[in-house]
RNA sequence: AGAGUUUGAUCCUGGCUCAGAACGAACGCUGGCGGCGUGCCUAAUACAUGCAAGUCGAGCGAGAACGUGACCUUCGGGUCACUAGUAAAGCGGCAGACGGGUGAGUAACACGUGGGUAAUCUACCCUCAGGUUCGGGAUAACGGCUCGAAAGGGCCGCUAAUACCGGAAAGAUAUGCCUGGUUUUCGGACCAAGUAUAGGAAAGGGGCCUCUCAAAGAAGCUCUUGCCCGAGGAUGAGCCCGCGGCCCAUUAGCUAGUUGGUGGGGUAAUGGCCUACCAAGGCUGCGAUGGGUAGCUGGUCUGAGAGGAUGAUCAGUCACACUGGGACUGAGACACGGCCCAGACUCCUACGGGAGGCAGCAGUAGGGAAUAUUGCGCAAUGGGCGAAAGCCUGACGCAGCAACGCCGCGUGGGUGAUGAAGGUUUUCGGAUCGUAAAGCCCUGUCAGGGGGAAAGAACAGCUCAGGGAGUAAUACCCUUGAGUCCUGACGGUACCCCCAAAGGAAGCACCGGCUAACUCCGUGCCAGCAGCCGCGGUAAUACGGAGGGUGCAAGCGUUGUUCGGAAUCAUUGGGCGUAAAGCGCGCGUAGGCGGCAUGUCAAGUCGGAUGUGAAAUCCCCCGGCUCAACCGAGGAACUGCAUUCGAUACUGGCAAGCUUGAGUCCCGGAGAGGGGAGUGGAAUUCCAGGUGUAGAGGUGAAAUUCGUAGAUACCUGGAGGAACACCAGUGGCGAAGGCGGCUCCCUGGACGGUGACUGACGCUGAGGCGCGAAAGCGUGGGGAGCGAACAGGAUUAGAUACCCUGGUAGUCCACGCCGUAAACGAUGGGUACUAGGUGUCGCGGGUAUUGACCCCUGCGGUGCCGUAGCUAACGCAUUAAGUACCCCGCCUGGGAAGUACGGUCGCAAGGCUGAAACUCAAAGGAAUUGACGGGGGCCCGCACAAGCGGUGGAGCAUGUGGUUUAAUUCGAAGCAACGCGAAGAACCUUACCUGGAUUUGACAUCCCGAGAAUCCCCCCGAAACGGGGGAGUGCCUCUUUGAGGAGCUCGGUGACAGGUGCUGCAUGGCUGUCGUCAGCUCGUGUCGUGAGAUGUUGGGUUAAGUCCCGCAACGAGCGCAACCCCUGUCCCUAGUUGCCAGCAUUAAGUUGGGGACUCUAGGGAGACUGCCGGUGUUAAGCCGGAGGAAGGUGGGGAUGACGUCAAGUCCUCAUGGCCUUUAUAUCCAGGGCUACACACGUGCUACAAUGGUCGGUACAAUGGGUCGCGACACCGCGAGGUGUAGCUAAUCUCAAAAAGCCGGCCCCAGUUCGGAUUGGAGUCUGCAACUCGACUCCAUGAAGCCGGAAUCGCUAGUAAUCGCGUAUCAGCAUGACGCGGUGAAUACGUUCCCGGGCCUUGUACACACCGCCCGUCACACCACGAAAGUCGGCUGCUCCAGAAGUCGUUUACCCAACCCUUACGGGAGGGAGGCGCCCAAGGAGUGGCUGGUGAUUGGGGUGAAGUCGCAACAAGGUA
Repeated sequence: AGAGUUUGAUCCUGGCUCAGAACGAACGCUGGCGGCGUGCCUAAUACAUGCAAGUCGAGCGAGAACGUGACCUUCGGGUCACUAGUAAAGCGGCAGACGGGUGAGUAACACGUGGGUAAUCUACCCUCAGGUUCGGGAUAACGGCUCGAAAGGGCCGCUAAUACCGGAAAGAUAUGCCUGGUUUUCGGACCAAGUAUAGGAAAGGGGCCUCUCAAAGAAGCUCUUGCCCGAGGAUGAGCCCGCGGCCCAUUAGCUAGUUGGUGGGGUAAUGGCCUACCAAGGCUGCGAUGGGUAGCUGGUCUGAGAGGAUGAUCAGUCACACUGGGACUGAGACACGGCCCAGACUCCUACGGGAGGCAGCAGUAGGGAAUAUUGCGCAAUGGGCGAAAGCCUGACGCAGCAACGCCGCGUGGGUGAUGAAGGUUUUCGGAUCGUAAAGCCCUGUCAGGGGGAAAGAACAGCUCAGGGAGUAAUACCCUUGAGUCCUGACGGUACCCCCAAAGGAAGCACCGGCUAACUCCGUGCCAGCAGCCGCGGUAAUACGGAGGGUGCAAGCGUUGUUCGGAAUCAUUGGGCGUAAAGCGCGCGUAGGCGGCAUGUCAAGUCGGAUGUGAAAUCCCCCGGCUCAACCGAGGAACUGCAUUCGAUACUGGCAAGCUUGAGUCCCGGAGAGGGGAGUGGAAUUCCAGGUGUAGAGGUGAAAUUCGUAGAUACCUGGAGGAACACCAGUGGCGAAGGCGGCUCCCUGGACGGUGACUGACGCUGAGGCGCGAAAGCGUGGGGAGCGAACAGGAUUAGAUACCCUGGUAGUCCACGCCGUAAACGAUGGGUACUAGGUGUCGCGGGUAUUGACCCCUGCGGUGCCGUAGCUAACGCAUUAAGUACCCCGCCUGGGAAGUACGGUCGCAAGGCUGAAACUCAAAGGAAUUGACGGGGGCCCGCACAAGCGGUGGAGCAUGUGGUUUAAUUCGAAGCAACGCGAAGAACCUUACCUGGAUUUGACAUCCCGAGAAUCCCCCCGAAACGGGGGAGUGCCUCUUUGAGGAGCUCGGUGACAGGUGCUGCAUGGCUGUCGUCAGCUCGUGUCGUGAGAUGUUGGGUUAAGUCCCGCAACGAGCGCAACCCCUGUCCCUAGUUGCCAGCAUUAAGUUGGGGACUCUAGGGAGACUGCCGGUGUUAAGCCGGAGGAAGGUGGGGAUGACGUCAAGUCCUCAUGGCCUUUAUAUCCAGGGCUACACACGUGCUACAAUGGUCGGUACAAUGGGUCGCGACACCGCGAGGUGUAGCUAAUCUCAAAAAGCCGGCCCCAGUUCGGAUUGGAGUCUGCAACUCGACUCCAUGAAGCCGGAAUCGCUAGUAAUCGCGUAUCAGCAUGACGCGGUGAAUACGUUCCCGGGCCUUGUACACACCGCCCGUCACACCACGAAAGUCGGCUGCUCCAGAAGUCGUUUACCCAACCCUUACGGGAGGGAGGCGCCCAAGGAGUGGCUGGUGAUUGGGGUGAAGUCGCAACAAGGUA
């Protein structure tokens, strides 16, 4: 620091996801040790049990028992002493307001920070001053009686105090008044004097000592003590203020003690804190009120930081203590382990009544994914009490449990290659685990055993010594030092030593990309994985297992959460033309921002100082545990706040100015700017009249419609409404919406020019107000044309549309609503700056002119092009989307959704504001390359057209589908499957079926045994197979009675064979197709952020990316062409088997002869737009011509670019994987592939006279032939047979060519056409023609008389037509492949159909139009809204009621202290009780908010290949 993911690819926008760190965690697997930390995040749920706050006898009174001892005893026991002034309890004091827990409540002066208190208090502690006097009356405990189950009381009686009460002393203090002074924020505060009033104590306690026999006690002394008063300090607390820190505006208004004043009350103290009266205020867009959530902070986590999140442990603070209310006591509480009341709950009960509060430490139940021991100790630290010893202390110190976290250590080290065994894999060679192991040599951490052994401990106490105060005192007391003694929960722990021993100690996750790490097997869209993208449908590095590897390691993963990455809320640090985003437009309030210059102030700003910013934490350094974690010490820092001093450039305030911003006045012209009134002509329609006759109208074509009742057409007249042709223009005006005949009236704004004036008066603008197309709404008019709805006619599969005929609302006017639009420049407003060029509108200046133009120039508007710059690109570019500033509005993934709910506006329609659940991994923008278009341009092709002949109809042949079958083997499937694989299915072939057999196999290699091989015969059987018999012994080598080997056969064992079994979507090879179409690419350069482009486009030309020219391209490659073959002309060479001009000869090139010719087969020549003319850019080329056998590629063939179709073929062959192995292999017989209601393709033969038939007669070429072709002869009507000559072929032969030509017959008919079918008889091949061959003869003589829709081939030696040959093959050809004979017609042309090429355009397609994609409906699931209601929670208001309690009031009842008293009583004062105010729970009524649920209902989302249509994307077929 980034990465993955939208696309065919690219750039951008944008979301989602990942890698990091962290955690009070949990879960899964695993687990050796130690140190330091941490540990109910949920139910502030309920709690059994124990403990957590007591202490003081040096404040007071009283005072046991057990036990022991002694004595007595009636042996039952009793008394005394000790126990012991002890325990327990009581009065009294201090402490229980700290410490400990929790986070419910609280959005608040609760917290943080900084201040104020002149508006306050402060027990214990410290310092200072003074004092500590005289009296009094009670009461617990205790004793007695008594009530109650208990808890707990009642009455009577006794008693003490540092408990309580009264008095004295008053110079302190407090308050009032008065005088003076100081100070001040002018409110007040302070000091001093005077005066009036008020106003307090415990003669306590301890110690020592003289006196005393001693004790007690008195006096005295003393105080570390207590008490009272006052002053001060310290600490703590109360109250007030500035500032700071959550969400919702779908919460916008809130408030009656409310805001203020006065009097009073209350408090330690200010204050509506409370009360009476008076006034009517107070808060709020800088967010009041309401709702939701939440303890706050230091800090913690993260982050580069700014920030964001968080508030466990530790620390500060607040709040709370079962829930609610209340006060008491006290220095302090409205009090966690106190009290009273109410409520809920639990427990006890004798039913009358009582008791309780773990959010203290343990612990229990419950909840939960989840969080520990009912431990030890007060040894240390700290706290309470005490003079102290000491007691108490679940604070705390320790231990226990938990890998919960951090840190440290170990599980060994070295050596060791036959690279062992084994595993995995393999191309079978090997590779790998792997120096890993074993083996050998070592070490000794941890754990184990044994031994030793700390620090944490210093106080206090006691003794001694020194010093001090003090005294009668060398006591007591204080202090310092030395000594002594005592104290450890942890714990015999840390640590150290020894012993033995490699011995006891490694797992987890991952391995497709991101992201380090790869193979095998299994599985087969199954099982499963998955953080995102995505894997899995038979070869899965993605599932599961294994081997191997990678990462981390006593842990590793997963889940959850936070920050980061995310500049993805952007202060640092984003955007808004098209990606999400500029309000439709203006006026303007608050607010924000604001020209030039001067002075002043010093608020912002900047600098210095001071105070504060607790400690801990973070950082730096040093130190202590062996290191580290952890801990200690010092520093820095704490970015803040406050006070004060200073600076004055900038901002700001104030004062007084300036003119350039802004505005005003004057002059001038332009304009569909607005409103009102009037008016004009053209046209449509209607009405009336006239002329006139059969149609008109409308459309792609029609029909509905109108018209013989006279339409349409034409003419005349009239009515009425609406809109204003031409002018008219990216011309004008307006803020926008918008504005268009003409005239008048009223009126707004802009602009130009000139000077003068005002003097910053400016810009923007949240709310607010106004304007605002069309449609729509209300009321009333109006209504010609047009025209939603509606009706009809068409179209169509349908057509609730597009087209047509009608037609209502509406469109128009007036008034009032509505308030929205792609209200768009998809671009808010303002100001300034930043090259130009060229139009146009308005006004002006200059020059010039008679004048209009023209030219130069200024200002304002409106367009186009373009530099820099910007932009993702497209594009923008002085009219910015450039460079800056100011203000406003808006955006933050897509869908759900501009929907729901709420609010608000509206008559309604609806508008404005405006979510969530759920769901997706994208949705988008621009540009690129393709592909496509019922887009465009150019151009080709038997593509159409022009022709000729066919197919589709018939019969038959053949192939296919289908059906059938035991099987009808398999493949091929639009073109590009279908006379295709098959260049030959009777058996074989053969892969299929039935049946019969075989199992190392029909075939290959290796091993063992036997036998040579081989040949013949018999039996069973359909054959295979099985059984039996006979003949027979070879070749080579050697140490030749024999052994071995090659080869063959038989038998056997196991490796293996075999498979036309599967996968052509695992493959090679081969092939088809686009297409013999002209294309497909590369290097370098250039352009572009990039995909890519350029080149290859353009202008010409060509069959051609063929060539030329041009050009940021220059070159090159694969294709094209040429080179190759055949053919067409000529020449040369050669001359048999071929040929024959001349010569001889014959029946015959038969023979002699010849090489001339033909021909054969080798080599050459020839054609190149070379020549001429024209044309064309002078080019390429094209057109014409000459010559030539051939002319512009002469004709034909071979040759098939990059690629496409997962095209075809595993059944040609090869091959991975899978499957099979007494069978899916192999052999055999028979059957099937030949079936047949049908359908299709390809053909043959025909339908006839351009023919059929008979006779005669002529002319080919390619080829084949010895298991062959077979002449000739004979036989047969014939197929053929018999016999053989010749020929291994330019020699012999197949072999007759046929159409043609000549002649005869037929005479238009189902025929002398046609030949199917069938009967009979044969021939040939073959082991065998039944299923199932071909051919022959005789007989039979079907359909068919030229073929619907549709469709095929062909452009010249072609089509058509005629025959011939060959491969396969025993035989079988209408097929295939070849050969020659005869031999046409037509092409105007490129509009259309099909296919293709190039350029361009649009695109939402890229599996690429056989694409994409929308909505209803049906089904399933999910979340949400509405809903008669219904059930909760919170809360407002109005009432009722009113516990405890404070306060007030009352007091006839009660009362020790004080006063009076005649001692009875009275008074003062206090109290019970009563009453009153307030008030918690509770109750009643009525509202609000919010949640759950709800028959039914509404839309939404998702889901596999459902249904209907085809709306959008191309002109998407109606933009």
A computed fold for a 1519-nucleotide RNA from a metagenome, annotated as small-subunit ribosomal RNA. Rfam family: Bacterial small subunit ribosomal RNA. Its family is annotated with ribosome and structural constituent of ribosome in the Gene Ontology. Its mean pLDDT, the model's own confidence on a scale to 100, is 84.